Predicted 3D model of a 103-nucleotide RNA (SAM riboswitch aptamer (S box leader)) from a Saprospiraceae bacterium. The source organism's lineage runs through Bacteria, Pseudomonadati, Bacteroidota, Saprospiria and Saprospiraceae.
[in-house]
RNA sequence: GAUUUAUAGAGAAGGGAGGAGAGACCGGGCUCUGUGAAUCCCUGGCAACCUGCCCACACAAGGUAAGGUGCCAAAACCCGGCCCGUUAAGGGGAUUAUAAAUU
Numbered sequence: 001g002a003u004u005u006a007u008a009g010a011g012a013a014g015g016g017a018g019g020a021g022a023g024a025c026c027g028g029g030c031u032c033u034g035u036g037a038a039u040c041c042c043u044g045g046c047a048a049c050c051u052g053c054c055c056a057c058a059c060a061a062g063g064u065a066a067g068g069u070g071c072c073a074a075a076a077c078c079c080g081g082c083c084c085g086u087u088a089a090g091g092g093g094a095u096u097a098u099a100a101a102u103u
Stems, first nucleotide, its partner, number of pairs: 001103008013043005021032003025081005044072003049068003052064003076095001082092003
C1' cells in the first nucleotide's frame, strides 16, 4: 500500500520548540488562527478497538486501564460532489479517519 469487518451527533488541554496557515480531496459556506496555524517534543487527559488483569474455572456480559494503537474546537464543522425520494424532510452508498485481522 491492498482487502475484510467494526465504529464515527459522546468524551478529553497545559507547557516548550515553531512561525502562517488549519478544519482529508473538489465546489460552496462557515469557523479556528500573531491573544500564535500546520508540524515536532514533554506532561496530563479521554476512550475502551487489541493484549493483559479481575469477576473460582470456560464462554458471554461486566469491570480495570498496566501494555499496543487512536484521539483531546465545532456532527467526519455544515451542504453538495452518487442513488432513492418531489428540487424537501429523510434514508442508503461512496469517500475519509481509526481499530483489528489477513496479505